[in-house]
C1' cells in the first nucleotide's frame, strides 16, 4: 500500500451519461466509482500498551423521513 466481500454514512422516483464494464464498436449498462470500520490474501515497512474524540462529503430535479416554535 494494493485487490476481493461485507457493514455503517436515512430513503424512493425520474433525467444526463464521465470513469468502470458488456459489446455486433451502432450501442447496452452506469451518478455510494467517494470515504470510514471489519474480514481475506498478496505486497512492503518496524516496533510497544494504553486513554480520548468522532466523521466529512455524495451530478440536477420532485416526494418522503429526521431535525427545528416555525420556515
Nucleotide at each position: 500500500u494494493c485487490u476481493g466481500c461485507c457493514g455503517a454514512g436515512g430513503a424512493g422516483c425520474g433525467c444526463u451519461g464521465c470513469a468502470a464494464g458488456g459489446u455486433u464498436c451502432c450501442c447496452c449498462c452506469c451518478a455510494g466509482g467517494c470515504u470510514c470500520g471489519g474480514c481475506a490474501a498478496a505486497u512492503c515497512c518496524a516496533a510497544a500498551u494504553g486513554u480520548u474524540u468522532c466523521a466529512a462529503c455524495c451530478g440536477c430535479g420532485c416526494u418522503c423521513a429526521c431535525c427545528u416554535a416555525a420556515c
Predicted 3D model of a 71-nucleotide RNA (SAH (S-adenosyl-L-homocysteine) riboswitch aptamer) from a Betaproteobacteria bacterium.
The model forms 100% of the base pairs in the Rfam consensus.
It matches the Rfam family "SAH (S-adenosyl-L-homocysteine) riboswitch aptamer". A reference for the family is Wang et al. (2008), "Riboswitches that sense S-adenosylhomocysteine and activate genes involved in coenzyme recycling", Mol Cell.
It was read from a public genome assembly, where an Rfam model found it.
Lineage of the source: Bacteria > Pseudomonadati > Pseudomonadota > Betaproteobacteria.
The coordinates come from a structure-prediction model, not an experiment, and the mean pLDDT is 75.